[in-house]
Predicted 3D model of a 73-nucleotide RNA (transfer RNA) from a Gammaproteobacteria bacterium. NCBI's taxonomy places the organism under Bacteria, Pseudomonadati, Pseudomonadota, Gammaproteobacteria. The sequence was found in a public genome assembly.
C1' cells in the first nucleotide's frame, strides 16, 4: 500500500426481506432464607463508532472517515 471481517446496554453477543432495538451476565429493588449464597419476580440502563447520502421510513442499503483483528505484498 491492497483486501476481508468487526464496532449495538457496564461486559459478552443476537437483531431474518428496510417497518416499535433485544438476550444472557453484572448492577438495583422485592420475595424466599437465621445470615450469605442459590432461586424466583420486577425495574433501570442505548447519540446502534462518526459524518453524509438514498428512502415515507435506516442498526440494516450506499459513500467517506476513525478504531480493532486477520490475510497478501
Nucleotide at each position: 500500500g491492497g483486501g476481508u471481517c468487526g464496532u449495538u446496554a457496564g461486559c459478552u453477543c443476537a437483531g431474518c426481506c428496510g417497518g416499535u432495538a433485544g438476550a444472557g451476565c453484572a448492577c438495583c429493588g422485592c420475595a424466599c432464607u437465621u445470615u450469605u449464597a442459590a432461586u424466583g419476580c420486577g425495574a433501570u440502563g442505548g447519540u446502534c463508532g462518526a459524518a453524509g447520502g438514498u428512502u415515507c421510513g435506516a442498526a440494516u442499503c450506499c459513500u467517506u472517515c476513525a478504531c480493532g483483528a486477520c490475510c497478501c505484498a